[in-house]
A computed fold for a 72-nucleotide RNA from a Candidatus Martarchaeota archaeon, annotated as transfer RNA. Rfam family: tRNA. Its family is annotated with triplet codon-amino acid adaptor activity in the Gene Ontology.
RNA sequence: GAAUCUGUAGUCGAGUGGCAAGACGCUACCUUCACAAGGUAGAGACCCGGAGUUCGAUUCUCCGCAGAUUCA
Numbered sequence: 001g002a003a004u005c006u007g008u009a010g011u012c013g014a015g016u017g018g019c020a021a022g023a024c025g026c027u028a029c030c031u032u033c034a035c036a037a038g039g040u041a042g043a044g045a046c047c048c049g050g051a052g053u054u055c056g057a058u059u060c061u062c063c064g065c066a067g068a069u070u071c072a
Stems, first nucleotide, its partner, number of pairs: 001071007010024003018055001026042005048064005
């Protein structure tokens, strides 16, 4: 320098046009003498940034940024 892939709660991770699941973690309560485990409830991401297409974009297109792999 080129190609491909990835970027979504604190962490992992699904979703692939109609305002975002789940798990771990966190908070409160129940349970216990206490802790752990278990149960119930709750908070937490406007989806890497910008532009375009569209009635509507996390999703499609383009340009960047970051990372991974391969080639030179």